[in-house]
RNA sequence: CUUAUCAAGAGAGACAAAGGGAUUGGUCCGAUGAAGCCCGACAUCCAGCAUUUAUCAUUAGAAUGUAUUGGUGUCAAUUCCUGCAGGAAAAAAUUCUGACAGAUAAG
Numbered sequence: 001c002u003u004a005u006c007a008a009g010a011g012a013g014a015c016a017a018a019g020g021g022a023u024u025g026g027u028c029c030g031a032u033g034a035a036g037c038c039c040g041a042c043a044u045c046c047a048g049c050a051u052u053u054a055u056c057a058u059u060a061g062a063a064u065g066u067a068u069u070g071g072u073g074u075c076a077a078u079u080c081c082u083g084c085a086g087g088a089a090a091a092a093a094u095u096c097u098g099a100c101a102g103a104u105a106a107g
Stems, first nucleotide, its partner, number of pairs: 001107006011039001013038001015036001019029003023083001025081002040075003045071003048066006079101001084098005
């Protein structure tokens, strides 16, 4: 940079000690123990494996399944809400859509 996904899911464990939720504003979480780390769990993105499809055949491709194995990831709140643009006649409130940004995977 490209593509896909982001409304589901996941511990009353060990160590550890004060912070954390990317960023703005808000607002939450936290000594009934934050971050980190280990274990555990969740998911199934990639690989693996099984079945199917297609082919004369093989490989590749596609679909479905599996989670016993490997590579990541994730485990408060919709990506916690919001920040830019637009719609719901106008204002307030509320709400919807889309971008931007971000996260993760694969290339």
SAM riboswitch aptamer (S box leader) from Clostridium tyrobutyricum, 107 nucleotides, folded computationally. Lineage of the source: Bacteria > Bacillati > Bacillota > Clostridiaceae > Clostridium. The coordinates come from a structure-prediction model, not an experiment, and the mean pLDDT is 81.